c-di-GMP-I riboswitch aptamer from Paenibacillus turpanensis, 93 nucleotides, folded computationally.
Its mean pLDDT, the model's own confidence on a scale to 100, is 83.
[in-house]
RNA sequence: UCAUAUUUUUGGCAAACUUGUCGAAAGACUAGGACGCAAAGCCACGGGCCUAAAGUACUAUUUUUAUAGCACUACGGCAGCCGGGUUGCAGCA
Numbered sequence: 001u002c003a004u005a006u007u008u009u010u011g012g013c014a015a016a017c018u019u020g021u022c023g024a025a026a027g028a029c030u031a032g033g034a035c036g037c038a039a040a041g042c043c044a045c046g047g048g049c050c051u052a053a054a055g056u057a058c059u060a061u062u063u064u065u066a067u068a069g070c071a072c073u074a075c076g077g078c079a080g081c082c083g084g085g086u087u088g089c090a091g092c093a
Base pairs, nucleotide, nucleotide: 012037013036017032018031020029021028022027035080041086042085043084045083046082047081048078049077050076055072056071058069059068060067061066
């Protein structure tokens, strides 16, 4: 590119936002709700990203065994950021 065949079920999950809860936060759970997803099922192994309570350093204040600001930092998180591992469904493949 041409030709032929088939025309994919049942269903599943649930973004933003809102309710309630936990948490310092990121975020998580719960109920509603659907932006989307053929693994948007599960797992922090690798990369990346988010937060900074505690800790450390610096600065300022004059509360100095303190307060405030700022920088670094994950042992906290994100699987709906990617890769990887693993499980499942459909299908002639």